c-di-GMP-I riboswitch aptamer from a Planctomycetota bacterium, 75 nucleotides, folded computationally. The sequence was found by an Rfam model in a public genome assembly. Lineage of the source: Bacteria > Pseudomonadati > Planctomycetota. The coordinates come from a structure-prediction model, not an experiment, and the mean pLDDT is 89.
[in-house]
RNA sequence: UCUCGCUCAAGGCAAACCGGCUGCGAAGUCGGGGCGCAAAGCCAUGGGUCUCUAGUAGAUCGCCAGGUUGCCGAG
Numbered sequence: 001u002c003u004c005g006c007u008c009a010a011g012g013c014a015a016a017c018c019g020g021c022u023g024c025g026a027a028g029u030c031g032g033g034g035c036g037c038a039a040a041g042c043c044a045u046g047g048g049u050c051u052c053u054a055g056u057a058g059a060u061c062g063c064c065a066g067g068u069u070g071c072c073g074a075g
Base pairs, nucleotide, nucleotide: 002075003074004073005072012037013036017032018031019030020029021028022027035062041068042067043066045065046064047063048060049059050058051057052055
């Protein structure tokens, strides 16, 4: 460096639900809470799905794919 995720270790993230806040809304965010996740880190590029004031408008990366960065160490 490439592939991989069986193992080691340190950790990380945080579903549903509840409460506060923002938004017309999908949803986001903060706190609690853990269903799970080897990228469940980031990017809206393609597809899908969702929302509305229906547009050259928004949301979703924990839907699929792709791009990109990273821990450990097996080959």